[in-house]
Context: one part of a larger RNA
RNA sequence: CGUUGGAAAUUUGAGAGGAUCUGACCUUAGUACGAGAGGACCGGGUUGGACGUACCUCUGGUGUAUCUGUUGUGGCGCCAGCUGCACUGCGGAGUAGCUAUGUACGGACGAGAUAAGCGCUGAAAGCAUCUAAGCACGAAACUUACCUCAAGAUGAGAUUUCCUUUAAGGGUCGUAGUAGACGGCUACGUUGAUAGGCUACAGAUGUAAAGAUGGUAACAUCAAAGUCGAGUAGUACUAAUUACCU
Repeated sequence: CGUUGGAAAUUUGAGAGGAUCUGACCUUAGUACGAGAGGACCGGGUUGGACGUACCUCUGGUGUAUCUGUUGUGGCGCCAGCUGCACUGCGGAGUAGCUAUGUACGGACGAGAUAAGCGCUGAAAGCAUCUAAGCACGAAACUUACCUCAAGAUGAGAUUUCCUUUAAGGGUCGUAGUAGACGGCUACGUUGAUAGGCUACAGAUGUAAAGAUGGUAACAUCAAAGUCGAGUAGUACUAAUUACCU
């Protein structure tokens, strides 16, 4: 821009793509078969491999603005306590998020028409013959079935609701993220929990400083302390004002 008034939702599915794998074991059954040795079809069940999709409860990884220990050196006048630099100085842990080696799930069942093939009836050709007429089976291949996208399917579909000449609706702007290079998308904008702050909780680290007590001292106790990024709730304290365009 189109879809022939303008919108907001919910949809149908022409069409397109994806997937389509396979082992072992148990049972049927030591049965059918076979002199024996051996040893099934068909059917039922269990458990794997590789592959794929989703997710982070568990097991782990990462986690450079989390906590802590510690070396050298500089600074805060000194002690104490902090802090800069040294690969994040080095070491030990680790929330959220992202992840696999972790967790869950998938390939199914079935239907249709068939291939090779197996047949029934059956003439031409008094017989025979699956075929000539007719009829019935038969594969991971085909069409479906399963999953995803999908009306620019210009053949532009359908349903519901709203608006009626300036509205319905949308945008600008702002607070943000389940989104993101930027547009876009999604949530919210005081009739408000959108983000920050604060409070509580979860979780991480591992018991802060100062003081007191004990000890000659190192140190220990008071103390599950103190601190804390992303998590979950609550709370308008701060910022989402007013407004403009269509």
Large-subunit ribosomal RNA, domain VI from a metagenome, 246 nucleotides, folded computationally. Rfam family: Bacterial large subunit ribosomal RNA. The prediction has a mean pLDDT of 88.